Guanidine-I riboswitch aptamer from a candidate division NPL-UPA2 bacterium, 96 nucleotides, folded computationally. Rfam family: Guanidine-I riboswitch aptamer. About the family: This family represents a conserved RNA structure found upstream of the ykkC and yxkD genes in Bacillus subtilis and related genes in other bacteria.
């Protein structure tokens, strides 16, 4: 310098908004209409968070056992839901 490979899903979680509930406040009060610069509930949610299961290598006759690393910094664009994000383009671009 080139190449490949650095598996996946599920729960939570940091974070995220504001379609639905809730809450506040207004109203013509059955109801509707503002507000996420409302703590919340349903909801999205990490390669560099946890966790557990799968997948993979290897060893064992086998029941089973081990391994599965590392991942430092900074922007800026885009895309998707209702809307946003540490979600996706992306282990992408720079940089060390």
């Nucleotide at each position: 310098c080139u190449a490949a490979a650095g598996u996946g899903u599920g729960u939570c979680u940091a974070g995220g908004g504001u379609u639905c509930c809730g809450u506040a406040g207004c109203c013509u009060a059955a109801g509707g209409c503002u507000a996420g610069u409302c703590u919340g509930g349903u909801c999205c949610g990490a390669g560099c968070g946890a966790u557990a299961c799968u997948g993979g290598c290897g060893c064992u006759u086998u029941u089973g056992c081990g391994c599965u690393a590392c991942a430092c910094c900074g922007a800026a664009g885009g895309g998707a839901u209702a809307a946003a994000a540490g979600c996706c383009c992306g282990g992408g671009c720079g940089g060390g």